[in-house]
Context: one part of a larger RNA
RNA sequence: UGACGGGGACCCGCACAAGCAGCGGAGCGUGUGGUUUAAUUCGAUGCAACGCGAAGAACCUUACCAGGGUUUGACAUGCACUGGACCAUCGCAGCAAUGCGACUCCCUUCGGGGCUGGUGCACAGGUGCUGCAUGGCUGUCGUCAGCUCGUGCCGUGAGGUGUUGGGUUCAGUCCCGCAACGAGCGUAACCCCCAUCGUCAGUUAGGUUUUCUGACGAGACUGCCGCGAUGAACGUGGAGGAAGGUGGGGAUGACGUCAAGUCAGCACGGCCCUUACAUCCUGGGCGACACACACGCUACAAUGGCCGGAAACAAAGGGGCGCCAACCCGCGAGGGGGAGCCAAUCCUGGCAAAGCCGGUCUCAGUUCGGAUUGUAGGCUGAAACCCGCCUGCAUGAAGGUGGAGUUGCUAGUAACCGUAGGUCAGCACACUACGGUGAAUACGUUCCCGGGUCUUGUACA
Numbered sequence: 001u002g003a004c005g006g007g008g009a010c011c012c013g014c015a016c017a018a019g020c021a022g023c024g025g026a027g028c029g030u031g032u033g034g035u036u037u038a039a040u041u042c043g044a045u046g047c048a049a050c051g052c053g054a055a056g057a058a059c060c061u062u063a064c065c066a067g068g069g070u071u072u073g074a075c076a077u078g079c080a081c082u083g084g085a086c087c088a089u090c091g092c093a094g095c096a097a098u099g100c101g102a103c104u105c106c107c108u109u110c111g112g113g114g115c116u117g118g119u120g121c122a123c124a125g126g127u128g129c130u131g132c133a134u135g136g137c138u139g140u141c142g143u144c145a146g147c148u149c150g151u152g153c154c155g156u157g158a159g160g161u162g163u164u165g166g167g168u169u170c171a172g173u174c175c176c177g178c179a180a181c182g183a184g185c186g187u188a189a190c191c192c193c194c195a196u197c198g199u200c201a202g203u204u205a206g207g208u209u210u211u212c213u214g215a216c217g218a219g220a221c222u223g224c225c226g227c228g229a230u231g232a233a234c235g236u237g238g239a240g241g242a243a244g245g246u247g248g249g250g251a252u253g254a255c256g257u258c259a260a261g262u263c264a265g266c267a268c269g270g271c272c273c274u275u276a277c278a279u280c281c282u283g284g285g286c287g288a289c290a291c292a293c294a295c296g297c298u299a300c301a302a303u304g305g306c307c308g309g310a311a312a313c314a315a316a317g318g319g320g321c322g323c324c325a326a327c328c329c330g331c332g333a334g335g336g337g338g339a340g341c342c343a344a345u346c347c348u349g350g351c352a353a354a355g356c357c358g359g360u361c362u363c364a365g366u367u368c369g370g371a372u373u374g375u376a377g378g379c380u381g382a383a384a385c386c387c388g389c390c391u392g393c394a395u396g397a398a399g400g401u402g403g404a405g406u407u408g409c410u411a412g413u414a415a416c417c418g419u420a421g422g423u424c425a426g427c428a429c430a431c432u433a434c435g436g437u438g439a440a441u442a443c444g445u446u447c448c449c450g451g452g453u454c455u456u457g458u459a460c461a
Base pairs, nucleotide, nucleotide: 001461002460003458004457005456007455008454009453010452011451012450013449015445016444019409020408021407022406023405026298027297028296029295030294031293032292033291034289035288042053043052064284065283066282067281068280069279070278073123077122078121079120080119081118082117083116084115089102090101091100092099093098105114106113107112125273126272128271129270130269134267135266136262137261138260139258141256146185147184148183149182150181151180152161153160154159165176166175167174191250192249193248194247196218197217198216199215200214201213202212221244224238225237226236227235228234300402304361305360306359307358308357309356318348319347322341323340327336328335329334368399373394374393375392376391377390378389379388415437416436417435418434419433420432421431
């Protein structure tokens, strides 16, 4: 000087407390461990791995396994020699990869050039190892308020001072004091979205004065007033205002820590393989299943289920190998059909759902719950056995609110409700975004957890 203390003082955070809804019990989905397996590819492992890489494993993907093939190679460049072939098509063999056979070059200034097959040589290739050789990127403490420097001064020196102290703040924010005076990276602000108004413009909009969209601007700064305190910052109440004291949200992540994560995104040093650890194909596996954990979905019902009615009210995003209307067929998934739309609310998916009104059920393993199974179908796709999604009929399991423990959340939040998108042929209970309905509680900081500042002890570095 740090680190640590079941030392002290002060302060903060959904950290506790006060509340609301959960998880932990059940069934199912997904991930992981374990076990099994020819293979169940690999990585991630306290917080900070476990709906994570994966924004989507039937083949492909695919890296794994079995079997069948190739060896200048699936891919790149060059050299030498040699050929007119190669591809496509057709025939035969084969599960396919592929093999054999048939057919078969172009331009030319005649020097050659282009394309391509074969042989040989350089080389290619490796999702093989090392993230403890690395770059880049990322997580985390933590959006915590800290981390430093120049000069000066103090100390033999390590170092200190500044950065400590008194207040204050979300904040090393600001003020005062002070052997310090200044400065930098952070904080704040500058950036984007939302909330109000104005001006201008306006196509697809019923709206042109008003909705909406876009551009530009105004507005909020403790600016004004009262009180407290004055050295100032500040605290508290009020006015005006759409908004008041950081208005709400986002982006933004200091010096550093964890030899944190990633050689499988990419790049790259070293090592290793080179008729194989490379590469092609078929089939299988990644989907196994005594079990354990993590994250979710659906429930256990009456604030409910079912049926009917009127049919009410969004936002955001998508559409050309696309979105697909009317109409017809089908109980339905869906099929036919073909109009429109290269899309501001034009055309389209598209009826938002919870909600409202009425009826029924009457507390039961039920008209709750929907797992599982049988059967009949639909769709995508060469192909749904392993191993997709959906529909009809039948079946109708566990489950009566969950032990110890544990998670999220302070307001348009939690909770409940649906909608869209990416990935994508098909496949979403996940993820990302969007709106609708819309709470309870916070006395407070003694305690648990994490963090900050000062101080103290130390046989630790």